Model confidence (mean pLDDT): 77 of 100.
Bacterial RNase P class A from Flagellimonas allohymeniacidonis, 303 nucleotides, folded computationally.
Its Rfam family is "Bacterial RNase P class A". The family's RNA type in Rfam is ribozyme.
Of the family's consensus pairs, 97% are formed in the model.
It was read from a public genome assembly, where an Rfam model found it.
The source organism's lineage runs through Bacteria, Pseudomonadati, Flavobacteriia, Flavobacteriales and Flagellimonas.
[in-house]
């Protein structure tokens, strides 16, 4: 020089005009007994991401709904720690990869049991042929051939399995409140405490609710509001800890749409702008991707 390893930051910028969304203040009007509902204007501050993607994990929250027992099923697997929790993260041991910086983890058990191992080889398991050597003269012991593996053997459990520990389900289209309207009607079968049907995850038992349930034909309606953004939140700085992280705390409030809002125009700049758009929220993991910065490695080549 080239190549690589680990970590961090940004995600076109500036100015002007017009426009979109919600919210705070204020003004004007309409309806309304009041409360209140609704339309318009002005001003202020705010308005997509590091992955918003995948829906792979874990939770908050809501409901089932509070009665469980057994079986099944699923997940994890060295040791210690962090966290609300996790299959995540940190440290360390061991193993593997790499020249190294570093990266990965498949990390309990093969004497509880069942399987699997091509070809080669006499033979792949209560098997043992040939040659040589030793010999207590028993293929008893050892060596040689083949093979990854040849001592009633060893290997393999991201093979089935066993052990230890743990685990309810569904998902904001969850769920809750209000309003409007209709046909509280008709037919059939089953059922009414000897319980049809429904619920408690998948099954069984058990428990709870229950007078209706299922099918047919027909009628009416599908609107508004909440959930919905103040949080396991971010953070100057200080302390503890190898670290993950924890404690204290100056300061801050940073989208809330509901067919779905952040765009257009003009001028200028230069690193010429990639991947890509929230829909209940948060902590991770995985994948896609342009640019810049910091630290570390050194096989090879030249001096």
């Nucleotide at each position: 020089c080239u190549a690589g390893c680990a970590g961090g930051c940004c995600a076109c910028c500036u100015u002007a005009u017009c426009g979109c969304u919600g919210u705070a203040a204020u003004c004007c009007g309409a309806c309304u007994u009041u409360u209140g509902u609704u339309g318009g204007g002005u001003u202020g501050a705010a308005g997509a991401g590091g992955a918003a993607a995948g829906u792979c994990c874990g939770g908050a929250c809501a409901c089932c709904a509070a009665a469980g027992u057994g079986c099944g099923g699923c997940a994890u697997a060295g040791c210690g720690g962090a966290u609300a929790a996790c299959a995540u993260c940190c440290g360390u041991c061991c193993g593997c990869c790499g020249a190294a910086a570093g990266g990965c983890g498949a990390g309990g058990a093969c004497c509880a049991g069942u399987g699997c191992a091509a070809c080669a080889g006499a033979a792949a398991g209560u098997a043992u042929g040939u040659a040589c050597a030793g010999u207590u003269c028993g293929g008893c012991u050892g060596u040689a051939g083949u093979g990854a593996a040849a001592u009633c053997a060893g290997g393999u459990a991201a093979a089935c399995u066993c052990u230890a520990u743990g685990c309810g389900g569904u998902g904001a289209a969850a769920c809750g409140u209000c309003a409007u309207g209709u046909a509280u009607a008709c037919c059939a079968a089953u059922g009414u405490u000897c319980g049809a049907g429904g619920g408690c995850u998948g099954c069984a038992c058990g428990c709870c609710c229950a007078a209706a349930u299922u099918g047919g034909a027909g009628g009416g309606u599908a609107g508004a509001c909440g959930g919905u953004u103040u949080g396991a939140a971010c953070u100057a700085u200080g302390g503890g800890g190898u670290a993950a992280c924890c404690c204290a705390a100056u300061g801050u409030c940073u989208a809330g749409a509901u067919a779905a809002a952040u765009g257009a125009u003009a001028a200028g700049g230069c690193u010429c702008g990639a991947c890509a758009g929230a829909a209940u929220c948060c902590g991770g993991c995985u994948u896609a991707u342009g640019g810049c910065c910091u630290g570390c490695u050194u096989u090879u080549c030249a001096c």